Molecule: RNase P RNA; transfer RNA
Organism: Trueperaceae bacterium
RNA sequence: GGUGUGGGCCGACUGGCCGCGGCGCGCCGUUACAAGCGCGCUGAGGAAAGUCCGGGCACCGCAGGGCAGGGUGCCAGCUAACGGCUGGGCGCGUAAGGCGACGGCACGUGCAACAGAGAGCAGACCGCUGCGGGGCCGCCGGCGUACCCUACCGGGAUCGCCGGCCGAACGCAGUAAGGGUGAAACGGUGCGGUAAGAGCGCACCAGUGCCCCUGGUAACAGGGGCAGCUAGGUAAACCCCACCCGGUGCAAGGUCCGAUAGGGAGAGAGAGCCUGCCCGGCUCGCCAUGAUCUCCGGGUUGACCGCUCGAGGCGCGCGGCGACGCGCGUCCCAGAUAGAUGACCAGACGGCGGAACCGUCGCUUCGGCGACGCUUCCGCGGACAGAACCCGGCUUACAGGCCCACCCGCGC
RNA sequence: GCCAAUGUAGCUCAGCGGUAGAGCAGCCGAUUCGUAAUCGGCAGGUCGUCAGUUCAAAUCUGACCAUUGGCUCCA
Repeated sequence: GGUGUGGGCCGACUGGCCGCGGCGCGCCGUUACAAGCGCGCUGAGGAAAGUCCGGGCACCGCAGGGCAGGGUGCCAGCUAACGGCUGGGCGCGUAAGGCGACGGCACGUGCAACAGAGAGCAGACCGCUGCGGGGCCGCCGGCGUACCCUACCGGGAUCGCCGGCCGAACGCAGUAAGGGUGAAACGGUGCGGUAAGAGCGCACCAGUGCCCCUGGUAACAGGGGCAGCUAGGUAAACCCCACCCGGUGCAAGGUCCGAUAGGGAGAGAGAGCCUGCCCGGCUCGCCAUGAUCUCCGGGUUGACCGCUCGAGGCGCGCGGCGACGCGCGUCCCAGAUAGAUGACCAGACGGCGGAACCGUCGCUUCGGCGACGCUUCCGCGGACAGAACCCGGCUUACAGGCCCACCCGCGC
Repeated sequence: GCCAAUGUAGCUCAGCGGUAGAGCAGCCGAUUCGUAAUCGGCAGGUCGUCAGUUCAAAUCUGACCAUUGGCUCCA
């Protein structure tokens, strides 16, 4: 220099002018408010988003027991809580570092299309091996033989018996070394062994289970011994184990003002809540002045509380590796309700594109061309997105800029 | 604002681990003088998108996108 990794911060500034929400003060006004006018202060985010988790808060008669259901899942800690965060362990990566739904398939049940011989305490298709098997036809040797040739020795041929060798198709059996199929085929290498083979035996290696020792709170790591034990995958399949979860969400819930027809028709003995179901508990109603439900109609579309001071921000100190906790000091930082933050002008900031001068480097057909940097001018134009009860997280989106720490099997 | 459901052919839907189907619509042919109906055949799919689990995903899981529905008060 290049490349890569991780983390943090900003994500818009200044002035003028016209507007908007909230609060305070003043004027006017009013019985008092309100409305109006003026001044001052203040007014979106890192994600306010998705609504995916967790909590506060509120109500349900404080919510109990069982079942069902849902969630989480290495270990320890932090926290109000969590599926979050921190530290550690293990696996993958050269590394910085990142990622991991990371308990259990040597409990049980299920699933695995197609291909393939065989897919789950597997399987014999090819191959290998043993035994059988003689294709109206195996070969070799010996003995005997009606017959044929012969000069004699001898030879040929047929069939039978005995011995040996070899053996196609096929049949029976053994074999999981090799081939082939598949995502997956029941440890690997070597030696022995065998008819051929095989953890069948042995040595080494890999893994697993059990026992012991050491370190560690633990997960786990290291070491030793025993067992030929080799056990396949899938639990984001049912399931098993451990732990957690009552329901509904600020349209919760409460107060006040106003309006209307507390009207009509039908069903009706049960309806509703905790609670999806059962037990248990509670409220309303139970033969009609009838709870409740359905349909048709009527009214309202208001105000206030909840509501913004909070597990709050910032700074310092202490404890802790850290998440975080404790103490002190300081600050007040949106509360709209169809929803306020905007628009215009000017100037700076940064980005993109174009043109020109200059410099450096590379290529060159010596005419130039390309890349980078700097200065000036012109033009364009400002990411994702917007509070709605509040917090802690996660996830997703994001033009561009700044800072810090670190790695390298790259080049000089 | 809160809570649910859905997304598969042009339309309406089925399929819920093993090569994606039905009806209607479309195209071609037969039938008819011709059309409709009927019969036969054909084409048409990123299973909303992107990741993950698995040998294998429309199906299981997560994130995102889109659509639809419900929820105020009084009597």